[in-house]
This record gives sequence, C1' cells and structure tokens, in this order.
RNA sequence: GCGCGUUCUCAGGGCGGGGUGAAAUUCCCCACCGGCGGUGACAGCCCGCGAGCGCCCUUCCGAUGGAAGGGGUCAAGCAGACCCGGUGGAAUUCCGGGGCCGACGGUGAAAGUCCGGAUGGAAGAGACGUAU
Repeated sequence: GCGCGUUCUCAGGGCGGGGUGAAAUUCCCCACCGGCGGUGACAGCCCGCGAGCGCCCUUCCGAUGGAAGGGGUCAAGCAGACCCGGUGGAAUUCCGGGGCCGACGGUGAAAGUCCGGAUGGAAGAGACGUAU
C1' cells in the first nucleotide's frame, strides 16, 4: 500500500430583533444554518451518495383501507438550488459582488431554524485484529 474481519467508536447546523394578529420562533421586514465521498485548489447550489416520503415485494388484519418486516434503487417519482468579476498552471470550490435552495407528520396561523418518528437509521470516517 492493498484485501478480509468485528455484539468496537464516531457520524447535522440554524429564529436573535421588529411588525400584523385573538392566535405566528410557521405570515411580513431584518437575521441565522449548511451531512458524506469525489473533483487539477478549500463546494449547501459541479458529479455522485445518505436520511424522509412515495412506489414495488412478502406476511398479517376487522380489508377501496391499515399494520409489520424485508428488499429494489427504480436513468430518480416527490427532488432542491449560481452566476459575474479577480488571482492562478489549475477554482460554478479561493477572494470580491449579487443571487438561489432546503423531506415527512404535527401546530390556536402556512415552519430549512419549534415539537415528533429519532435513546432510530445512515452516506461515510476511524479504531482494533488478521493475511499478504
């Protein structure tokens, strides 16, 4: 360096101020946040991955529906978002400027920031062991 193994460890941040109102951390103005791997150079918005919902399969039930378990990744079905200038050998990644995006369920009123599934799961990172 590469391969294999494990009752091992770790693995997500953010509403502060003001306004309206009976009621809003949900609306409006200002603010705040950014998982993992990759990429000639550091990335929320370049390429891909993960979590959630949906779809499919199996089993069960009091069955136009519901519950539990497992799996497929379905060219992703919801499903997302960037440009301009500068430096440079190289940057949609740095610097300057102006923008944009953000699962599901809940709620006295509509949520990226509150509560919940979640003391869960997980991309992946590491530790230890082992073979060469």
FMN riboswitch aptamer (RFN element) from Salipiger mucosus DSM 16094, 132 nucleotides, folded computationally. The sequence is in RNAcentral, with records from Rfam and Ribocentre. It matches the Rfam family "FMN riboswitch aptamer (RFN element)". Gene Ontology term of the family: FMN binding. Model confidence (mean pLDDT): 78 of 100.